Notes:
Model confidence (mean pLDDT): 78 of 100. A computed fold for a 112-nucleotide RNA from Sediminibacterium sp. Gen4, annotated as SAM riboswitch aptamer (S box leader).
[in-house]
RNA sequence: CACUUAUCCAGAAAGGCAGAGGGAAUUGGCCCUAUGAAGCCUUGGCAACCACUUCCGCCUCAGACGGAAAAAGGUGCCAAAUCCACCCGAUCCGUAUCGGGAGAGAUAAGUC
Numbered sequence: 001c002a003c004u005u006a007u008c009c010a011g012a013a014a015g016g017c018a019g020a021g022g023g024a025a026u027u028g029g030c031c032c033u034a035u036g037a038a039g040c041c042u043u044g045g046c047a048a049c050c051a052c053u054u055c056c057g058c059c060u061c062a063g064a065c066g067g068a069a070a071a072a073g074g075u076g077c078c079a080a081a082u083c084c085a086c087c088c089g090a091u092c093c094g095u096a097u098c099g100g101g102a103g104a105g106a107u108a109a110g111u112c
Base pairs, nucleotide, nucleotide: 002111003110004109005108006107007106008105013043014042015041016040017039021032022031023030026085028084029083044078045077046076049074050073053069054068055067056066057065082104086101087100088099089098090097091096
């Protein structure tokens, strides 16, 4: 890099260096940003995908599977739904709200 599966409206920030961009990509919309962007470092936190531990269900027992708790390990994450966008439908007519789906992407686990 490719493929498979699952999840993506919850949650969680301070300090230091730095100095103009950032929100994946893009003609766009909207937003964040000198009251300091990206990036790097330190510390802290969130979450529970994997591993570990405990308990419960199932089961003759174990394992597997399902659920709960905990979490000090491996990742990930810490503005806004994955910020929005495309299609269908409903309400409705203010281009607004809601529901479903597609595409692309992110993360985890696995395969070659």